[in-house]
RNA sequence: GCCACCUUAGCUCUAAUGGCAGAGCGUCGCUCUCGUAAAGCGAAGGUUGUGUGUUCGAAUCACACAGGUGGCA
Repeated sequence: GCCACCUUAGCUCUAAUGGCAGAGCGUCGCUCUCGUAAAGCGAAGGUUGUGUGUUCGAAUCACACAGGUGGCA
């Protein structure tokens, strides 16, 4: 330098055909206990890497850029 893939909550990942984002773990609170752990209940947490475009509507489609992984040179 070229090619392919990846980027969504603190972490790991979902989200047939575009219809407005969820789970597990973790965190916090409550219940339970003499107390802790476990267990149960509840809550908070996301400009979906950035920007532009297409569309009535974009995490999803297109383009550019950034970062990462792998391959080739």